[in-house]
């Protein structure tokens, strides 16, 4: 140098045939239970979906550059 793959909540990842309001498990907060912790219940907080830029009535999902990270080739 060149192909190809990923990137969504603190962590693992699911959604990528374009359409409710963007989920799920552990984790975390409260509260219940407990003499107290632990386990369980029940409730909740939390994401500009890597950055930007286009097409669209509309984009995590298409494109198009950037960045990172992991692979194959020389």
């Nucleotide at each position: 140098g060149g192909g190809g793959a990923a990137u969504u909540a603190g962590c693992u990842c699911a959604g990528c045939u374009g359409g409710c309001u963007a989920g799920a498990g552990c984790a975390c907060u409260u509260g219940c239970u407990u003499u107290g912790c632990a386990c369980g219940c029940a409730a909740g907080g939390g994401g500009u979906c890597a950055g930007g830029a286009g097409u669209u009535c509309g984009a995590a999902u298409c494109u198009c550059c950037u960045a990172u990270u992991c692979u194959c080739c020389a």
Predicted 3D model of a 74-nucleotide RNA (transfer RNA) from a Bacilli bacterium. Taxonomically the source falls in Bacilli (Bacteria, Bacillati, Bacillota). It was read from a public genome assembly. Its Rfam family is "tRNA". Its family is annotated with triplet codon-amino acid adaptor activity in the Gene Ontology. About the family: Transfer RNA (tRNA) molecules are approximately 80 nucleotides in length. The family's RNA type in Rfam is transfer RNA. The coordinates come from a structure-prediction model, not an experiment, and the mean pLDDT is 81.